[in-house]
RNA sequence: GAACGAACGCUGGCGGCGUGCCUAACACAUGCAAGUCGAGCGAGAAUGGGGAGCAAUCCCCGAGUAAAGCGGCAAACGGGUGAGUAACGCGUGGGCAACCUACCUUCAAGUGGGGGAUACCACCUCGAAAGGGGGGUUAAUACCGCAUAACACACGGAGCUCUCUGGAGUUCCGAAUCAAAGGUAGGGCUUUUCGGAGCUGUCACUCUCGGAGGGGUCCGCGUCUGAUUAGCUAGUUGGUGAGGUAAUGGCCCACCAAGGCGACGAUCAGUAGCCGGCCUGAGAGGGCGAUCGGCCACACUGGAACUGAGACACGGUCCAGACUCCUACGGGAGGCAGCAGUGGGGAAUAUUGGACAAUGGGCGAAAGCCUGAUCCAGCAACGCCGCGUGGAGGAUGAAAGCCUUCGGGUUGUAAACUCCUGUCAGGUGGGGCGAAAACCAUGGCGCAGGUGGGACGAAGUCCAUGACGGUACCACCAGAGGAAGCCCCGGCUAACUCCGUGCCAGCAGCCGCGGUAAUACGGAGGGGGCGAGCGUUAUUCGGAAUCAUUGGGCGUAAAGGGCGCGUAGGCGGCCUGAUAAGUCAGGGGUGAAAUCCCUCGGCCUAACCGAGGAACUGCCCUUGAAACUGUCAGGCUUGAGAGUCCGGGAGAGGAGAGUGGAAUUCCCAGAGUAGCGGUGAAAUGCGUAGAUACUGGGAGGAACACCGGUGGCGAAGGCGGCUCUCUGGACCGAUACUGACGCUGAUACGCGAAAGCUAGGGGAGCAAACGGGAUUAGAUACCCCGGUAGUCCUAGCUGUAAACGAUGAACACUUGGUGUGGCGGGUAUCGCCCCCUGCCGUGCCGAAGCUAACGCAUUAAGUGCCCCGCCUGGGGAGUACGGCCGCAAGGCUGAAACUCAAAGGAAUUGACGGGGGCCCGCACAAGCGGUGGAGCAUGUGGUUUAAUUCGACGCAACGCGAAGAACCUUACCUGGGUUUGAACUGUAGGUGACAGCCCCCGAAAAGGGGGGUUUCCUUCGGGUGGCUACAGAGGUGCUGCAUGGCUGUCGUCAGCUCGUGUCGUGAGAUGUUGGGUUAAGUCCCGCAACGAGCGCAACCCUUGUCCUUAGUUGCCAUCGGGUCAUGCCGGGAACUCUAGGGAGACUGCCCCGGAAAACGGGGAGGAAGGUGGGGAUGACGUCAAGUCCUCAUGGCCUUUAUGCCCAGGGCUACACACGUGCUACAAUGGGCGGUACAAAGGGUCGCGAUACCGCAAGGUGGAGCUAAUCCCAAAAAGCCGUCCUCAGUUCGGAUUGCAGUCUGCAACUCGACUGCAUGAAGGUGGAAUCGCUAGUAAUCGCGGAUCAGCAUGCCGCGGUGAAUACGUUCCCGGGCCUUGUACACACCGCC
Repeated sequence: GAACGAACGCUGGCGGCGUGCCUAACACAUGCAAGUCGAGCGAGAAUGGGGAGCAAUCCCCGAGUAAAGCGGCAAACGGGUGAGUAACGCGUGGGCAACCUACCUUCAAGUGGGGGAUACCACCUCGAAAGGGGGGUUAAUACCGCAUAACACACGGAGCUCUCUGGAGUUCCGAAUCAAAGGUAGGGCUUUUCGGAGCUGUCACUCUCGGAGGGGUCCGCGUCUGAUUAGCUAGUUGGUGAGGUAAUGGCCCACCAAGGCGACGAUCAGUAGCCGGCCUGAGAGGGCGAUCGGCCACACUGGAACUGAGACACGGUCCAGACUCCUACGGGAGGCAGCAGUGGGGAAUAUUGGACAAUGGGCGAAAGCCUGAUCCAGCAACGCCGCGUGGAGGAUGAAAGCCUUCGGGUUGUAAACUCCUGUCAGGUGGGGCGAAAACCAUGGCGCAGGUGGGACGAAGUCCAUGACGGUACCACCAGAGGAAGCCCCGGCUAACUCCGUGCCAGCAGCCGCGGUAAUACGGAGGGGGCGAGCGUUAUUCGGAAUCAUUGGGCGUAAAGGGCGCGUAGGCGGCCUGAUAAGUCAGGGGUGAAAUCCCUCGGCCUAACCGAGGAACUGCCCUUGAAACUGUCAGGCUUGAGAGUCCGGGAGAGGAGAGUGGAAUUCCCAGAGUAGCGGUGAAAUGCGUAGAUACUGGGAGGAACACCGGUGGCGAAGGCGGCUCUCUGGACCGAUACUGACGCUGAUACGCGAAAGCUAGGGGAGCAAACGGGAUUAGAUACCCCGGUAGUCCUAGCUGUAAACGAUGAACACUUGGUGUGGCGGGUAUCGCCCCCUGCCGUGCCGAAGCUAACGCAUUAAGUGCCCCGCCUGGGGAGUACGGCCGCAAGGCUGAAACUCAAAGGAAUUGACGGGGGCCCGCACAAGCGGUGGAGCAUGUGGUUUAAUUCGACGCAACGCGAAGAACCUUACCUGGGUUUGAACUGUAGGUGACAGCCCCCGAAAAGGGGGGUUUCCUUCGGGUGGCUACAGAGGUGCUGCAUGGCUGUCGUCAGCUCGUGUCGUGAGAUGUUGGGUUAAGUCCCGCAACGAGCGCAACCCUUGUCCUUAGUUGCCAUCGGGUCAUGCCGGGAACUCUAGGGAGACUGCCCCGGAAAACGGGGAGGAAGGUGGGGAUGACGUCAAGUCCUCAUGGCCUUUAUGCCCAGGGCUACACACGUGCUACAAUGGGCGGUACAAAGGGUCGCGAUACCGCAAGGUGGAGCUAAUCCCAAAAAGCCGUCCUCAGUUCGGAUUGCAGUCUGCAACUCGACUGCAUGAAGGUGGAAUCGCUAGUAAUCGCGGAUCAGCAUGCCGCGGUGAAUACGUUCCCGGGCCUUGUACACACCGCC
């Protein structure tokens, strides 16, 4: 996707045609479903009506009717069901020379004459009933003899024709046997006792030969699954005889024989009615076997026969059983798998309808009767088909909904509205139009035929007959009026947005959605699909080449048997002839109808139906062909299969027997002394009872060093000292011979490493188990010391393995190169060397080709042929059960339930590795100084709290945001207030002021009052300020995992990519790898790559040298002047300096190394040398890294509050823990005094000099300075001098008290500083850990930002100024190449 006898959910207007218990072959109430014939026979009512009679009663009609009986035919059909059946049951094709056939039909002949019963009925009788018995009367187309009789049938004989198994057919002769039934309301004739009888016709009957149709039986072929069913069989298989049947036959019986079936699947088990066909599929196939049609089987279950032409009989009989019902308990009755219907079962399947009008059937001479067959109707969207639910116009694109970027978009010509139409449904009416006219009857006509004529009578003609049904159909009426839903919208797969929800609720066919922006859940709007339906579920086929015949595979994905031998089977060299089984061709028969297909036709169309054709791919018969296969016969042997004989050499091929040396261990002896042994290090162990090491002798077992080799041999397992015996195979070389003898190989049989088992030996070494010692958190291990089975031999068992080339065997074909083993030829030679070459082995590399790739590649995984084995997702599981084998262990064979959405192969890119190689970095090492201990400062965690606002969390959070929290800041808490609001925009209204000032209340904000003001700009529209109202506001509220921007980090690491080309099926590779080199993917060389981009470097700033330009506020060498002194002044432009410009460094030069390279080493020159120092500069990307509290921003939340204002508090808390710092612990120091030298900055709301005051912080004061001018400003370490002398100190300064200073509205919580006093811990800091490679570390001070004030922090500046680096093994981080990988949120993985 298609299909369906469907069911379920939602929905539902009409019609046509179909279909409708798939389950309980479960049980059934009730009605109906098989009768008919009086023209076969005898007998024969009643209700009712009429009449007569006083009445009982009788007569007539009803009526020769009903009901019943005898008899005939039918009931064996039709209808139902699918239980059983794996079968000659079915299908198909044949046979019967082994058969039957009522009714129908053709032909021939016949129907003569007798007899005895019986039902019904009436009577008696038994029984509850159902039923039965007895004697009595009677008829027949009922029954029984007799006659007749053949072309019937059986037997015997003779002949002819044919022949297929018993012979068949036919002719003649002989002889035996068998029949009947009558009816007649046909017409006529004859006759008559007037009742009838006869003749004729017709119906029926008997017998015979045929036909048609129907059946029986036999055979070939086909017909599900299981081998975890391998053997089955006693009437079994056959024979003879007899029986039985319509008929063959062990169908049955007696006897005899011992057969029959089976791997081409018997037997057993399971399942199943079979087919035409139906569904699907391109087909081949696969699935199914409802409706329709053919066959079979069954009829409550089992069995049996009777009747009959036909039955072993659905609505017959008998017996048994179960069940139900009746019963007087003695006994009886019943069989819906007929049509309806009921209960039950079930997801589920209809009316107790109408009619015999048609079709068909039974009976009948017929009328007719019967017919739940059938035809119709009813119910059900169950299916198929058709129709409708309106059509056209209609843009202010209405309202409303939804979305929105707020502009609009969309539903949408959709609606409204206007104009139309009139299907369906509804109403009214018409409506024997068609289905119906064959047939039958009657009547008329008519005549072929028939007859003497008539009766009879085909075709023709006329009339009557309809369940459906007042239906189909037609006309009219009315009016858009009554008629649309279902599923879906993440991908597959056509169709997207909003809201809600928040891993919840839910969805889901597979993948998968949902954890706060869900096109996937739920709703809505919109859209898509189909449409009186739409979805879902079940099932089948398809896709699935996913069981592969068409049309697959097996080195590594599942899959080659461990190996041989060989049976059945499959396959098989060359030539000739024959045959015709296979094969091919022609012809014939059959392949039912329906279905499918084509054409035409009938219902308005279609579905549906009819007609014709084609097809039915099959089977059978026949004629022919003879290439190929088969079969039969004959032949061949060419190195073109296989084998034998001969001559050679190679070999760990196998079996047995013997034998050798080395070594280990043990024993003995000698000699000798304290250890040996073992390991990463040890210990257990051995040793003073003398070990180990050394020497000699001996014992015993096992294994065979070197040679030894991708060397050899073997089928595989496997085989290794040497010798002998026996023995298998292969190879080479040569003839001769056999003549296809071959290949493969299910089952079977044999071999089969190690371990293991049984019995008996043996036991040196080694060594499971076990003991001990170590290791370890543990160590049932790895290491060590011991040590038993076992390892060895003999005999037997086991039968497995990564039994591997993970590659079955055989044969053939298909470019090459190079080793090696064996044999041969040529050449050459003294020669077995070398070289060329042939065959057989064994390796490597590679062409074509193949392969998913890896790879394979004459030893194929290439190309072919043939045979065997095996595979069909992972797990469960090589498990369970069964069977076979085994002493056992176990082996062989070998499932399912259940479960998963994968398991797997090869390759790719990364990442990772206690993998490898190369190389970097204060990474280690070498050094110097710290941190970790103390006190304090600061940040963080924690705790506490009304609040201790928030963020930052390994490196890369923690003196971080914060370059400065007393108020403010401030976001937190408490309390007081406020609601268009503290700030902003717009609209509207109204207004011209609002503040500043004072007072009251209050903590303040706010509020109230007083006072004060009546402005401003203007283009005259307004603007603007304030008030009121409305709409916006506001939010440091949430989400950094919705975001922008910015930032950190790897990392200043050397990398990250692209275009084109090339290679690869592809991911991807190449380039970027390689050889060198560099700080560098820096450069050079090479190269299927060639180029390019972002990075690196350079360009920029600064610093170091020089030159030049310019000299004020800076400078002062020379000249002059002046001062106590000072560039103070004149002046100078040299120097320093300032700040503009320039030069300089480029491996440029030399030597050496290197590849004539890049580059490296050394040197010269130079202020500087190989990037001179420092800075700025941060590739592609990573960490959902950080930040919604800088800013911006989506969404959410809040709106008399989560906004805003204010006061106070808090962010400063404090048992603790951590980070970062400061100060120290002292003498390289501290105190005091003296004295010298910076750089870079800052300064007018400022820096603030001299001077004065204060011990000091500071104060008073105010010169100068908008700064190379003045100020901050003293630099400090240093240097000189002096005291302290190793101590908790003249170290250290915490803490505390008192007194002050300054800033500020305000220093209580909670500032800094000063003085005096106090004088804690601390004596160099455990494990651990940080920084630094030179003007660096260390040490010393100075400045600045923030700032009213507050610096141990931060950002800068200069002074003094080291030590060390052997080196890259190790730790950490990183780069490149390579390798392994089961990792890919990537080792913080996976498991």
Record summary
The RNA shown here (small-subunit ribosomal RNA) has 1391 nucleotides and comes from an uncultured prokaryote. Model confidence (mean pLDDT): 85 of 100. The RNAcentral record of the sequence draws on ENA.